[in-house]
Description: The prediction has a mean pLDDT of 84. The part of an RNA shown here (small-subunit ribosomal RNA, central domain) has 350 nucleotides and comes from an uncultured bacterium.
Context: one part of a larger RNA
RNA sequence: CUGGGCUUAAAGGGCGCGUAGGCUGUUCGUUAAGUCGUGGGUGAAAUCUUUCGGCUCAACCGGAAAAUUGCCCUCGAUACUGGCGGGCUAGAGGGAGAUAGGGGCAGCGGGAACUACCAGUGGAGCGGUGAAAUGCGUUGAUAUUGGUAGGAACGCCGGUGGCGAAAGCGCGCUGCUGGAUCUCUCCUGACGCUGAGUGCGCGAAAGCUAGGGGAGCAAACGGGAUUAGAUACCCCGGUAGUCCUAGCCCUAAACGAUGGGUACUAGGUUGCGGACGUGACAUGCGUUCGCGGCCGAAGCAAAAGUGCUAAGUACCCCGCCUGGGGAGUAUGGUCGCAAGGCUGAAACUC
Numbered sequence: 001c002u003g004g005g006c007u008u009a010a011a012g013g014g015c016g017c018g019u020a021g022g023c024u025g026u027u028c029g030u031u032a033a034g035u036c037g038u039g040g041g042u043g044a045a046a047u048c049u050u051u052c053g054g055c056u057c058a059a060c061c062g063g064a065a066a067a068u069u070g071c072c073c074u075c076g077a078u079a080c081u082g083g084c085g086g087g088c089u090a091g092a093g094g095g096a097g098a099u100a101g102g103g104g105c106a107g108c109g110g111g112a113a114c115u116a117c118c119a120g121u122g123g124a125g126c127g128g129u130g131a132a133a134u135g136c137g138u139u140g141a142u143a144u145u146g147g148u149a150g151g152a153a154c155g156c157c158g159g160u161g162g163c164g165a166a167a168g169c170g171c172g173c174u175g176c177u178g179g180a181u182c183u184c185u186c187c188u189g190a191c192g193c194u195g196a197g198u199g200c201g202c203g204a205a206a207g208c209u210a211g212g213g214g215a216g217c218a219a220a221c222g223g224g225a226u227u228a229g230a231u232a233c234c235c236c237g238g239u240a241g242u243c244c245u246a247g248c249c250c251u252a253a254a255c256g257a258u259g260g261g262u263a264c265u266a267g268g269u270u271g272c273g274g275a276c277g278u279g280a281c282a283u284g285c286g287u288u289c290g291c292g293g294c295c296g297a298a299g300c301a302a303a304a305g306u307g308c309u310a311a312g313u314a315c316c317c318c319g320c321c322u323g324g325g326g327a328g329u330a331u332g333g334u335c336g337c338a339a340g341g342c343u344g345a346a347a348c349u350c
Stems, first nucleotide, its partner, number of pairs: 004321003007304002012318001014202004021194003025088007033081002035077003039073004049065006091191001092188003095184004103177007110154001114150008125136002162169002207248006216242002221237004259317006267295012299306002323350003332343004
């Protein structure tokens, strides 16, 4: 390089935007770069191949041919690719109207629960467990009533539900804002797809820096149990942290373990959001578009399974894999305050 693969065997980048590059709808004209053909030049000799010949044969040597798959020039061809020009509307985008969901940011408000404090009632236990004990309580706990304060999270609705690129997002109201869908088919006229570089951005939790906040929970830590021991599981406490603001970190079983786009390929059933038709105006029936599930024909698959939400049939682009261990280690580079991240071997061994 050819070739084979990536749900579970090694292998899809955590996710997006986007540069170069690769690929790119339909039609007409033109060009003739790619492409194809004609003719010519060149492609040293030797070697290799074929053939004829010379040494008695052969090796070897001589002659001829072929080959040298290439490059250049000339004249043509124009289907496809490319260049240039004109057009089109099925891709893409914009516009108008509408519906539902409620993603991001900000502000305001709410109730339940919890804890602390104050006050009342009350008077001996409470709490906890398999059983206990540590712990709390006559300086009045637990329980109960009223009040005050605080922080965090938002029960029911709630759902194979919805939204978001992913991470993720659930109390209510308001404002600003991103995206999707449906209907109309008015406008632009290929404006498209993918996307190396890690170019830019986002990225759960934990962790870090500074300043706040701190109710509950709770690594570490202390104590009580259990046990042969118990650096645990159980119990009583409890600090970082969990929360907010600003800035880092950049990882995950970041999973659908399934990259993105386009087209095509039986059905059945169900949920969510529209539009249209029909109708006894019922929440029905039918059609259609988008989204979310289940079951399954063909096909695919080693099987499990998958099956219009493909892992089917094809095309385009990117990423990645190449036996196990050594090892996501060493080293170098780079990023980070650090923790560490990204990139990433070999010896040796089976």